Model confidence (mean pLDDT): 80 of 100. Predicted 3D model of an 87-nucleotide RNA (c-di-GMP-I riboswitch aptamer) from Candidatus Izemoplasma sp. The source organism's lineage runs through Bacteria, Bacillati, Mollicutes, Candidatus Izemoplasmatales and Candidatus Izemoplasma. Its Rfam family is "c-di-GMP-I riboswitch aptamer". Rfam links the family to the GO term cyclic-di-GMP binding.

[in-house]
RNA sequence: UAAAUUAUCGGGCAAACUAAUGUGAAAACUUAGGACGCAAAAAUAUGGAGCUUCCUCAAAAAUGAGAUGCUUGCCGUAUUUGCAGUU
Numbered sequence: 001u002a003a004a005u006u007a008u009c010g011g012g013c014a015a016a017c018u019a020a021u022g023u024g025a026a027a028a029c030u031u032a033g034g035a036c037g038c039a040a041a042a043a044u045a046u047g048g049a050g051c052u053u054c055c056u057c058a059a060a061a062a063u064g065a066g067a068u069g070c071u072u073g074c075c076g077u078a079u080u081u082g083c084a085g086u087u
Stems, first nucleotide, its partner, number of pairs: 003087004012038002017033004022029002036073001042080007049071003055066004
């Protein structure tokens, strides 16, 4: 220096849940607490998958389809960066 491996040191992120006269139509997000887990659960781009329905179209209605939006801790690919031990 490169690859593989490992939650061991030092650290990082933060599930469910709770709160907010919070944001939003909703999905969901933000802040604080919390810690199930993660060896990239760091970043960017991209292909899919899933969720939502203020609005649009169709329908007598139930509802269906679509736009917007959301999930990256839903999966894959590529690139960049990153801590320690062992081989």